[in-house]
């Protein structure tokens, strides 16, 4: 120089909160209040709020289709991911290691300013070779061939080198590079000695898009309880608001054999809703959805802390992320928000003096920062100290 670990003040006394347990009183009916003991109390990131999810409530469920949104090389891990780990490929770097703009440009459309001829199957500024004419011998200009040399550019339709031509030109060669099918390694991504191929059509998809694969929505201000208090408030607007059946349950009538009714139950069909569309189930019904004003409640509990728990340690297995077991050990839960204050003593770092070089005095003073459902990550900030590997 690189990668990666661990720490980020330490002891101790006094007062001062916050929680969980005891142990004593007190009120007075089961909850408050007071004293007193013990014990625990803010990170590596607690930040960002970007990803993943547990975990609660909403959507009636299946299957297709659509749109919208994430992902992009292989095989592993994970609960799960845009994470981790290991590997291929590409790039930066002297390396050690860093990064990933890692599926498709022959499926289509788009763009590549300025310059400069010309920016994709393009193209003649300077030029280079034939031929003719003109001439003050400096050179100019008609036609025909060429894209090797210069030049413009970020980039100019492969590159050295030869041969061959009037001058060139993959127009031929050789070799690089490219591209092809087979074969060999390899779970693949890929990678490679021989072979062949006409010398060939640029970048961008982090640009629309194409392909594979994935996904319901909202979040602890979810949600549940209890008290309490109000207006069980008011306008709008869409699609509906149907047909049958006599099943005696209802109803009405009977001469007690039954007979009348579509009114209410039930049953069947149609219809509207439940999903952006199709089909199936299911399920509601005279109902379904939509919006607009206006009113009360802002209290306490509960979620709430071990929850895929954490922290050490052996042991097995894997290159390794990690999986499996043994075993020990382990309370942060506010709640406008507790974890502070101060004193001694050490200790870090910078700055000053003295030194007998052992050290001693003095004076600065510890970075980024602060739970708020929890947890795996990931990006960002980080004074200083220690320690391993290249």
């Nucleotide at each position: 120089g690189a990668g990666g670990g661990c720490u980020g003040g330490a002891u101790g006394g006094c007062c001062g909160c916050g929680g969980c347990c005891c142990c004593g009183g007190a009120u007075a009916c089961u909850a408050u209040c007071c004293g007193g003991g013990a014990u625990c109390g803010a990170g590596g990131a607690a930040a960002g709020u970007c990803c993943g999810g547990a975990c609660u409530c909403c959507g009636g469920g299946a299957a297709g289709c659509a749109a919208u949104g994430g992902u992009g090389c292989c095989g592993g891990g994970u609960a799960a991911c845009u994470c981790c780990c290991g590997g291929g490929c590409a790039g930066g770097g002297a390396a050690a290691c860093c990064u990933g703009a890692c599926g498709g440009a022959u499926a289509g459309c788009g763009c590549c300013a300025c310059a400069g001829a010309g920016a994709a199957c393009a193209g003649a500024c300077c030029g280079c070779c034939g031929u003719g004419g003109u001439u003050a011998c400096g050179a100019c200009u008609g036609c025909g061939g060429c894209a090797a040399g210069g030049g413009u550019g970020a980039a100019a339709c492969g590159g050295u080198g030869g041969g061959g031509u009037a001058a060139g030109a993959g127009c031929c060669c050789a070799c690089c590079g490219g591209g092809g099918g087979a074969c060999u390694g390899g779970c693949a991504a890929c990678a490679g000695g021989a072979c062949c191929c006409g010398c060939a059509c640029g970048g961008c998809a982090a640009g629309c898009c194409c392909c594979a694969c994935c996904a319901g929505g909202a979040g602890c201000a979810a949600u549940g309880c209890c008290a309490a208090a109000u207006a069980g408030g008011g306008a709008u607007u869409u699609c509906g608001c149907g047909u049958g059946g006599g099943c005696u349950g209802a109803u009405c009538u009977u001469u007690c054999g039954g007979g009348a009714u579509a009114u209410c139950g039930c049953c069947a069909c149609a219809g509207g809703g439940c999903u952006g569309c199709u089909u199936c189930c299911g399920u509601c019904c005279a109902g379904a959805a939509a919006u607009c004003c206006g009113g009360g409640u802002u209290g306490g509990c509960a979620g709430c802390u071990a929850g895929a728990g954490g922290c050490g340690u052996c042991g097995c297995g894997g290159c390794a992320a990690c999986g499996c077991g043994g075993c020990g050990u382990u309370u942060a839960g506010a709640u406008g928000a507790a974890u502070g204050g101060u004193c001694a003593u050490c200790c870090a770092u910078g700055g000053g003096g003295g030194u007998u070089c052992g050290c001693c005095c003095c004076u600065u003073g510890g970075a980024c920062a602060a739970a708020a459902u929890c947890c795996g990550g990931c990006u960002u900030a980080u004074a200083g100290g220690c320690u391993c590997u290249c």

The RNA shown here (Bacterial RNase P class A) has 390 nucleotides and comes from uncultured Donghicola sp. The coordinates come from a structure-prediction model, not an experiment, and the mean pLDDT is 75. It matches the Rfam family "Bacterial RNase P class A". By type it is a ribozyme.